Annotation: The RNA shown here (Bacterial RNase P class A) has 387 nucleotides and comes from an uncultured Acidiferrobacteraceae bacterium. Its Rfam family is "Bacterial RNase P class A". By type it is a ribozyme. Its family is annotated with tRNA processing, dimeric ribonuclease P complex and ribonuclease P activity in the Gene Ontology. The sequence was found by an Rfam model in a public genome assembly.
[in-house]
């Protein structure tokens, strides 16, 4: 110099000008509430009515100043929690969810960290990663055959026919070729996979039939928290592959959900009818047992949908030191960074630039997963090419 691999970070700026929502501070408003006071009125001599005034404290409502105002993904709603309610009752079973080990985490299906297998020349990256000897189940087509496996094409040994040549005339050897019966599963083909591979050795011709190596099994040893990793002995050996098939084994798991739920005013019809009804009926996914309660369902009818909380101080965010290989985890110190409610940040000008992408919180928070123009910055890892 080029090419890539894992991370971080910004995501137009700057001034002015009007105009939005949150908090905060001041001044006003006598419009308004509390408490006081003065009258008044009625009393059972107590609570109070009804009208004035305004100290002091609030509330609206004006005016004016501070100061903060959307993301790294706010999206997808895919997981996990916090919180609220059912709830002052559980348990089983169906059902669901994860699936190497070992740690983080508030917890997860997420994170890290190691083991394996697969991609990569590497830096990395993935992984739906228990268990096929509990069991049933699938494996087109093609092929002979997809399992309680088999001979299509071959290859070999006997008998039969033919020809050669020899021949002690009994036969013998050697070749073609059909029949025929027997051994064979080593070579060909088929396939995504065919009685474990590779060699040697045997044998009529072949075969773990033997032998060495590999494979796989059983038992054991050494390292390691384990997942696994390396060795040894013994065995000739139960064909494979799918469990992202059914299934079996470890672990876990109550439901509803901010339109959760509280609390204030207001109206109305405390409405009507039909069914269960204690051997019953109701209880926040199914079904049973237990357990509390005393009522419950369905249809018609009618009232109200208005206010105020929830609603933003958190499993928070920032520095630094400590432990940890690392996710993180601890001490110390500093800050508080949105709370709309039919839904709040916009307009204009003017410069300046890397010319400007995805794409707007609605209860919070931990991930994953998805889109992203451009620009910065950091560790590594391959090739070039000069010194």
């Nucleotide at each position: 110099g080029g090419a890539g691999u894992c991370g971080g970070c910004c995501g137009g700026g700057u001034g002015a000008u009007c105009g939005c929502g949150g908090u905060c501070c001041u001044g006003u408003u006598u419009c308004u509430g509390u408490c006081g006071u003065c009258a008044u009125c009625g009393u059972a001599u107590g609570u109070g009515u009804u009208g004035g005034c305004c100290a002091a404290c609030g509330g609206u409502g004006c005016a004016g100043g501070a100061u903060c105002g959307a993301g790294g993904a706010a999206a997808g709603u895919c997981c996990g929690g916090g919180c609220u309610c059912c709830a002052u009752a559980g348990g089983g079973c169906a059902g669901g969810g994860u699936g190497c080990c070992a740690g983080a985490u508030a917890a997860c299906g997420u994170c890290u960290g190691g083991g394996c297998g697969g991609c990569g020349c590497g830096a990395g990256u993935c992984g739906a990663c228990g268990g096929a000897a509990a069991g049933u189940g699938c494996c087109a087509c093609a092929g002979a055959a997809a399992a309680u496996a088999u001979a299509c094409c071959g290859c070999c040994a006997g008998c039969c026919g033919a020809c050669a040549c020899c021949u002690u005339c009994g036969g013998g050897u050697g070749u073609c070729g059909g029949g025929u019966c027997g051994g064979u599963a080593a070579g060909g083909g088929u396939g995504a996979a065919a009685a474990g591979g590779u060699g040697c050795g045997g044998u009529a011709a072949g075969a773990g039939c033997g032998c060495a190596c590999c494979g796989c099994g059983u038992u054991g040893g050494u390292g390691g928290u384990a997942a696994c990793a390396c060795g040894a002995a013994c065995g000739g050996c139960a064909g494979g592959g799918c469990a992202a098939a059914c299934c079996c084994c470890a672990c876990c798991c109550g439901g509803a959900g901010c339109a959760a739920g509280a609390c204030c005013a207001a109206a109305u019809a405390g409405g009507a009818a039909u069914c269960c009804g204690a051997u019953g009926g109701u209880g926040u996914g199914g079904c049973c047992c237990g357990c509390a309660c005393c009522g419950g369902a369905u249809u018609c009818g009618g009232g109200u949908a208005g206010g105020u909380c929830g609603c933003u101080c958190g499993a928070g965010g920032u520095g630094c030191g400590c432990g940890g290989u690392g996710a993180c985890g601890u001490g110390c110190a500093c800050c508080c960074a949105a709370g709309a409610g039919g839904a709040a940040u916009g307009a204009u000008c003017a410069c300046c630039c890397u010319c400007g992408a995805c794409a707007g919180a609605a209860c919070c928070c931990g991930g994953c997963u998805u889109a992203c123009a451009g620009g910065c910055u950091g560790a590594c890892u391959c090739c070039c090419a000069c010194c």